[in-house]
RNA sequence: GCCGAGGUAGCUCAGUUGGUAGAGCGCUUGCCUGAAGAGCAAUAGGUCGGCGGUUCGAGCCCGCCCCUCGGCACCA
Repeated sequence: GCCGAGGUAGCUCAGUUGGUAGAGCGCUUGCCUGAAGAGCAAUAGGUCGGCGGUUCGAGCCCGCCCCUCGGCACCA
C1' cells in the first nucleotide's frame, strides 16, 4: 500500500425491512440477614468512533477521515 471484519451503556454484545436504542453482567437503592453473600424487586446510565450527504425520518444507506483485529504485498 491492497482486501476483509469490526467501533452501540462501565464490560460482553444484539439491533439484518430506514420508523420512539435494547439484553446479560456490573454500579446504585430497597426487601431479606446479627452482618455479608446468594436470591427477589426497582432506578440510573447512550451526541450509536468523527465530519458531511441522501431522506419527512439514519445505529442501519452514500462519501471522506480516525482507531482495533486478521490476511496479502513490499522491505534496497
The RNA shown here (transfer RNA) has 76 nucleotides and comes from a Minisyncoccota bacterium.
The sequence is in RNAcentral, with records from ENA.
Its mean pLDDT, the model's own confidence on a scale to 100, is 81.